[in-house]
RNA sequence: UGAGUCGGCCGGGUGGCCGCGGCCGCUUCGGCGGUCGAGGAAAGUCGGGGCUCCGCAGGACAAGGUGCUGGCUAACAGCCAGUCGGGGCGACCCGCAGGACAGUGCCACAGAGAACAGACCGCCGAUGGGCCGGGCAACCGGUCACAGGUAAGGGUGAAACGGUGCGGUAAGAGCGCACCAGCGUCCGGGGUGACCCGGGCGGCUCGGUAAACCCCACCAGGAGCAAGAUCAGACGGAGGAACGGGUCGUCCGCCUCCCGGUUUCGGCCGGGUACCUCCGGGUGGAUCGCAUAGAUGGAUGGUCACCGACCGGAUGCCGGCAACGGCGCCGGAAACAGAACCCCGCUUACAGGCCGACUCCCCCA
Numbered sequence: 001u002g003a004g005u006c007g008g009c010c011g012g013g014u015g016g017c018c019g020c021g022g023c024c025g026c027u028u029c030g031g032c033g034g035u036c037g038a039g040g041a042a043a044g045u046c047g048g049g050g051c052u053c054c055g056c057a058g059g060a061c062a063a064g065g066u067g068c069u070g071g072c073u074a075a076c077a078g079c080c081a082g083u084c085g086g087g088g089c090g091a092c093c094c095g096c097a098g099g100a101c102a103g104u105g106c107c108a109c110a111g112a113g114a115a116c117a118g119a120c121c122g123c124c125g126a127u128g129g130g131c132c133g134g135g136c137a138a139c140c141g142g143u144c145a146c147a148g149g150u151a152a153g154g155g156u157g158a159a160a161c162g163g164u165g166c167g168g169u170a171a172g173a174g175c176g177c178a179c180c181a182g183c184g185u186c187c188g189g190g191g192u193g194a195c196c197c198g199g200g201c202g203g204c205u206c207g208g209u210a211a212a213c214c215c216c217a218c219c220a221g222g223a224g225c226a227a228g229a230u231c232a233g234a235c236g237g238a239g240g241a242a243c244g245g246g247u248c249g250u251c252c253g254c255c256u257c258c259c260g261g262u263u264u265c266g267g268c269c270g271g272g273u274a275c276c277u278c279c280g281g282g283u284g285g286a287u288c289g290c291a292u293a294g295a296u297g298g299a300u301g302g303u304c305a306c307c308g309a310c311c312g313g314a315u316g317c318c319g320g321c322a323a324c325g326g327c328g329c330c331g332g333a334a335a336c337a338g339a340a341c342c343c344c345g346c347u348u349a350c351a352g353g354c355c356g357a358c359u360c361c362c363c364c365a
Base pairs, nucleotide, nucleotide: 002360003359004358005357006356007355008354009353010352012307013306014305015304016303017302018301020037021036022035023034024033025032026031039336043347044346046345047344048343049342050341051224052223053222054221064219065218066217067216068082069081070080071079072078083097084095085094086093087092098215099214103213104212105209106208107207120154121153122150123149124148127147128146129144130143131142132141133140134139162180163179164178165177166176167175181205182204183202184201185200186199187198188197189196190195228288229287230286231285235280236279237278238277239276240275243253244252245251254267257272258271259270260269261268310332311331312330313329316327317326318325319324
C1' cells in the first nucleotide's frame, strides 16, 4: 500500500420565518406567552416478563414447547464463557448440537441389488453334471459354462455393508495376520461439567433419516389495553306508599295522576303512567388504566441562510523528486424509516461517516 475479520459509535449543528400536538398561565374568547414533543431500529409482532380479567382441590393422560455443558437473568428460543462438529492460509465464522443396538416407517431417479442386501458385466467352476481323448479299471487330462461358488474389478447412485499390504483360495472374502480408521468395553490421569489425553482387550465393522412417528429429560392454565375499572344517560327487571307526631281528648303534618271494579263512601282492590330505591347486561358516551411525547383515525413538520463532514471537477497558492497532502474555488448527494399499555431480548432494513483491536499478501529497513 492492498485485501479482510471482530467490536463500538454517530446517523447532522446554529439561527430566522411559517406550521402541528399535549400541559400551564393570561384573555377583550379572536388569540397570546411559557414549556415539552420519536428511533437505533419506534418496524416484524418472533420469544419472555410486568399488568388486567376469566378459570382452577390434588394428580394423571392427550395436545404443545425446549433439547451439548457451566453460569447470568424477573423470564426467554436471550446473553457470557466453554465442549464437540463443519468452513476459512489466517484474524475469525456457522451449527433446531439428546437418543437410529426400545420399536415402526421411509430412502425419489438410476441401478441386478437400498438394509440382517445384491450376481448385470466380470472372475472361478474346487464339488456335481454334459461332451471329447487316454486307460482293463480306479482314475487322469481337456472342454462346455448347466447347477453352483464369488462382493476382488467394472457399471448405477447422495449412499453399495471399513482402508492398505501380505498370506490364503478354484476364484474370492476379516477367512487369517500387521498397520490405520471407527465402534464397544475395561483401566489410569485431567476437568464442576459437556468432554479431553494415554493404555489394554474384543474382528465387533454396525448405512442415512427423529425440521417422520416415537423414546428420554425438563417447561408450561386461557385470553389480552378493543385487557379491565368507575361514572352518566337511555333500556330491561324487581320493589315502594300509608301512615307519623302530640294529647285524657277534639289537634297538627303528609297522603301524584289516569282507568276499571267494589262500596259500609273509609289512608278498599286491580291495572297503567310519572317519581323514588335496588339490580342487570351492553354502549364508538365520559373519565381512569396512561407514562417528564402521547391517542384522538393518530401532533412531533416545511423552508431559507451559514457552518461541519462526504463525493466529483478544475488547478490559484504552499509543501514534496513524485504519488499526493493542506488552504482556497465551483458543483452535487444525504438513507432506513413514524411511538400507540410498559419493559427485556431476537430478527430484519439502513445514504454516508468515525474510532479501536486483530489477520493475510507485497515492498523497504
Molecule: Bacterial RNase P class A
Organism: Acidimicrobiales bacterium